This is a predicted structure of a 351-nucleotide part of an RNA (small-subunit ribosomal RNA, central domain) from Inquilinus sp.
The full RNA is in RNAcentral, with records from ENA.
The prediction has a mean pLDDT of 89.
NCBI's taxonomy places the organism under Bacteria, Pseudomonadati, Alphaproteobacteria, Rhodospirillales, Inquilinus.
[in-house]
Context: one part of a larger RNA
RNA sequence: CUGGGCGUAAAGGGCGCGUAGGCGGUUUGUUGCGUCAGAUGUGAAAGCCCCGGGCUCAACCCCGGAACUGCAUUUGAUACGGGUGGUCUUGAAUCCAAGAGAGGGUGGUGGAAUUCCCAGUGUAGAGGUGAAAUUCGUAGAUAUUGGGAAGAACACCAGUGGCGAAGGCGGCCACCUGGCUUGGUAUUGACGCUGAGGCGCGAAAGCGUGGGGAGCAAACAGGAUUAGAUACCCUGGUAGUCCACGCCGUAAACUAUGUGAGCUAGCCGUCGGGCAGCUUAUGACUGUUCGGUGGCGCAGCUAACGCGAUAAGCUCUCCGCCUGGGGAGUACGGUCGCAAGAUUAAAACUC
Numbered sequence: 001c002u003g004g005g006c007g008u009a010a011a012g013g014g015c016g017c018g019u020a021g022g023c024g025g026u027u028u029g030u031u032g033c034g035u036c037a038g039a040u041g042u043g044a045a046a047g048c049c050c051c052g053g054g055c056u057c058a059a060c061c062c063c064g065g066a067a068c069u070g071c072a073u074u075u076g077a078u079a080c081g082g083g084u085g086g087u088c089u090u091g092a093a094u095c096c097a098a099g100a101g102a103g104g105g106u107g108g109u110g111g112a113a114u115u116c117c118c119a120g121u122g123u124a125g126a127g128g129u130g131a132a133a134u135u136c137g138u139a140g141a142u143a144u145u146g147g148g149a150a151g152a153a154c155a156c157c158a159g160u161g162g163c164g165a166a167g168g169c170g171g172c173c174a175c176c177u178g179g180c181u182u183g184g185u186a187u188u189g190a191c192g193c194u195g196a197g198g199c200g201c202g203a204a205a206g207c208g209u210g211g212g213g214a215g216c217a218a219a220c221a222g223g224a225u226u227a228g229a230u231a232c233c234c235u236g237g238u239a240g241u242c243c244a245c246g247c248c249g250u251a252a253a254c255u256a257u258g259u260g261a262g263c264u265a266g267c268c269g270u271c272g273g274g275c276a277g278c279u280u281a282u283g284a285c286u287g288u289u290c291g292g293u294g295g296c297g298c299a300g301c302u303a304a305c306g307c308g309a310u311a312a313g314c315u316c317u318c319c320g321c322c323u324g325g326g327g328a329g330u331a332c333g334g335u336c337g338c339a340a341g342a343u344u345a346a347a348a349c350u351c
Base pairs, nucleotide, nucleotide: 004322005321006320007305008304012319014201015200016199017198021194022193023192025088027086028085029084030083031082033081034080035077036076037075038074039073040072041071042070049065050064052062053061054060091191092188093187094186095184096183097182098181099180103177104176105175106174107173108172109171110154114150115149116148117147118146119145120144121143125136126135162169163168206247207246208245209244210243211242215241216240220236221235222234223233258318260316261315262314263313266296267295268294269293270292271291272290273289274288275287276286277285300307301306324351325350326349333344334343335342336341
């Protein structure tokens, strides 16, 4: 490289936007670039292959043929692919009318709880555990009542519910703002899909500067446990967790399943719309249809487990990735970073 693969054996990029490139709906004219056919030239000789011949055979040598699958020129064909000029509306987008939603950002606001402070009542314990102790408390704790302060998180609703590309998003209100769905078929008329590089987003932890700090809590200290106990349990407790701005760029970033499109039995839920039926009713129910999200399951697939219209079935497009285990996601070099480190990524050797 070919071939074969990527849910769990090695292997889907964390996610998106998009450049080059690759691929691309319907119909018609034209061109004849690809493509196809014919002719001519060339494709040295030797060798390989085939028919013969010569050394006693063979190796070897000689004659002839075939082949050299290619290239160039030329004549033609026009189905398919390409170029170019038109056409169409199903793909895509726009418009109009509705709709659902923890989608994002900013500002405000609410109650419960917790801790602390002040005051009242009140007295000897409280706390904690398997049992204890460290700890707190006669300088009045715990408990309870009233008042105040602070920060963080939002019980119930809550749901194999919803939204988002992914990470993720949950009290309430307002403003700003992205996407999606349904219906209408009004407009454009292939404007599309994918996407190497590139750019952006990206949990937690961590880093820088400045704030904030109630609870929780790495590190740390003490008490226990134990043979020991640098742990599990307990009492404390600092970074951090929170906010603003800027970095980091990684996760079992998982559906361990890339994106888009087409085709292929059924059955049962659920969420958001449309239409129809029933109804006094806009409610409830039933049917159907579009879009999501779940549970079974036929065919088919799979090593099996399982997947099964949300495919891991049957096909097409483009990208990424894999190639025995260890060494190693390491060394060296490059790039990025304040650092931590990230990314790209071997070899010797060994089994």